c-di-AMP riboswitch aptamer (ydaO/yuaA leader) from Alicyclobacillus pomorum DSM 14955, 127 nucleotides, folded computationally. NCBI's taxonomy places the organism under Bacteria, Bacillati, Bacillota, Bacilli, Paenalicyclobacillus pomorum. The prediction has a mean pLDDT of 76. Its Rfam family is "c-di-AMP riboswitch aptamer (ydaO/yuaA leader)". About the family: This family represents a conserved RNA structure found upstream of the ydaO and yuaA genes in Bacillus subtilis and related genes in other bacteria. It was read from a public genome assembly, where an Rfam model found it. The model forms 96% of the base pairs in the Rfam consensus.
RNA sequence: GAAUGAGAAGGUCCGAAUCGCAAGAACGGGGGACUCUUUGACGGGGUGAAUCACAGCUUCUCGGCUGUGUAGGGAAUCCUUCGCCCGAACCCGACAACUAACCUCGUAGGACUGUGAAGGAGCGUGC
Repeated sequence: GAAUGAGAAGGUCCGAAUCGCAAGAACGGGGGACUCUUUGACGGGGUGAAUCACAGCUUCUCGGCUGUGUAGGGAAUCCUUCGCCCGAACCCGACAACUAACCUCGUAGGACUGUGAAGGAGCGUGC
C1' cells in the first nucleotide's frame, strides 16, 4: 500500500412489531348478534406474499424428498420498463362464515452498507 474479514456510528430494508420514565398511546390480529347468505362430517380453521401445477426419486399405500414453473410478494415518494430476489414457517384442536355492542391477543425476529438501473411525474429542504 492492497485485498479480505469483523465491529461502531449514521442511514436503511422485510414485518403490525413503534412512541413514552410510567400510566398509556399508536399500529396490527383473533373471537363475537340480528338480517342476509352459506353447508361441513373426504375434517375444518388461523397468522402470512408464500397458492397451485407438473416431473423425478422413495414407499404396498399414505406420506416424504428433490427439481422446474406459477398465483402472489419485496427492494429508501409514486408510475412504467428491464433485470434481481422471495414464493416459507408456525399455530388451533373437532371448533369459529359475515358480524353491532362486547371480549381478547401481539408489538418479535431477521437483514443491508452507494444501497439494481433507466425514463417520467411529484414532494421536501436550502439559497